[in-house]
RNA sequence: AUCUUAUCAAGAGCAGGUGGAGGGACUAGCCCGAUGAAACCCGGCAACCGGCGGUAUGACCGCACGGUGCUAAUUCUUGCAGAGAUAUAAGUUUGAGAGCAUUAUUUUAGACUUAAUAUCUGCUGACAGAUGAGAG
Numbered sequence: 001a002u003c004u005u006a007u008c009a010a011g012a013g014c015a016g017g018u019g020g021a022g023g024g025a026c027u028a029g030c031c032c033g034a035u036g037a038a039a040c041c042c043g044g045c046a047a048c049c050g051g052c053g054g055u056a057u058g059a060c061c062g063c064a065c066g067g068u069g070c071u072a073a074u075u076c077u078u079g080c081a082g083a084g085a086u087a088u089a090a091g092u093u094u095g096a097g098a099g100c101a102u103u104a105u106u107u108u109a110g111a112c113u114u115a116a117u118a119u120c121u122g123c124u125g126a127c128a129g130a131u132g133a134g135a136g
Stems, first nucleotide, its partner, number of pairs: 002135007013042001016041003022032003026079001028077002043071003048067003051063005075128001080125003083121006089114010
């Protein structure tokens, strides 16, 4: 590299230091950035693994000591499939009007069906990604 599994709506410095132009994985967007990006240090958040303590002991609760992690925007949105809503289109049909001897034709309002297209929804599930723990 890859596989398994859990989590991803909360939280964390608008005067911290060094640093100097990039960053938000990728696509498309939209953002952040010289009022200072990445990275490193400090601070902080959380509690996945270990440790310690308690109890109702294959578990739960607590502490935050060790190992990670995280610290703009839901994992910033999105990419595939579906659901719902709206609009358009086609077909069927009903009423009214124009037209006509009657039809054909045509205008308009409504109902139903279809599948298609577009837009929207912090909708649902995948995919992708991130992190922990384990395997290898």

This is a predicted structure of a 136-nucleotide RNA (SAM riboswitch aptamer (S box leader)) from Paenibacillus nuruki.
The RNAcentral record of the sequence draws on Rfam and Ribocentre.
The source organism's lineage runs through Bacteria, Bacillati, Bacillota, Caryophanales and Paenibacillus.
RNAcentral records the identical sequence in 2 taxa.
Rfam family: SAM riboswitch aptamer (S box leader). Rfam's curators write: The SAM riboswitch is found upstream of a number of genes which code for proteins involved in methionine or cysteine biosynthesis in Gram-positive bacteria.
The coordinates come from a structure-prediction model, not an experiment, and the mean pLDDT is 80.